This is a predicted structure of a 76-nucleotide RNA (c-di-GMP-I riboswitch aptamer) from a Solirubrobacterales bacterium. Its mean pLDDT, the model's own confidence on a scale to 100, is 81. It matches the Rfam family "c-di-GMP-I riboswitch aptamer". Gene Ontology term of the family: cyclic-di-GMP binding. From the family's description: GEMM was predicted in a large-scale screen for bacterial structured RNA regulatory elements. It was read from a public genome assembly, where an Rfam model found it.
RNA sequence: GGGUGAGAAAGGCGAACCCAUCGCGAGGUGGGGGCGCAAAGCCAGGGGCCCCCUCGAGGGCAGCCCAGUUGCCCCA
Numbered sequence: 001g002g003g004u005g006a007g008a009a010a011g012g013c014g015a016a017c018c019c020a021u022c023g024c025g026a027g028g029u030g031g032g033g034g035c036g037c038a039a040a041g042c043c044a045g046g047g048g049c050c051c052c053c054u055c056g057a058g059g060g061c062a063g064c065c066c067a068g069u070u071g072c073c074c075c076a
Base pairs, nucleotide, nucleotide: 003075005073007072012037013036017032018031019030020029021028022027035063041069042068045066046065047064048061049060050059051058
């Protein structure tokens, strides 16, 4: 440097739901809570899905897929 592995060990993230709060809404943030995840880290470029004061040169979803990018440990 590259590859492999839910992946032993140490850790990480945190679904649904509940509370508070912001937003017209999709949804976001914080706390509780854990369904799961080897990138369930980041990223809105492509596809897809969703919302709207209705179509817009608007908004949202990264735990839907692809692409890009960074990364723990083990083994060889």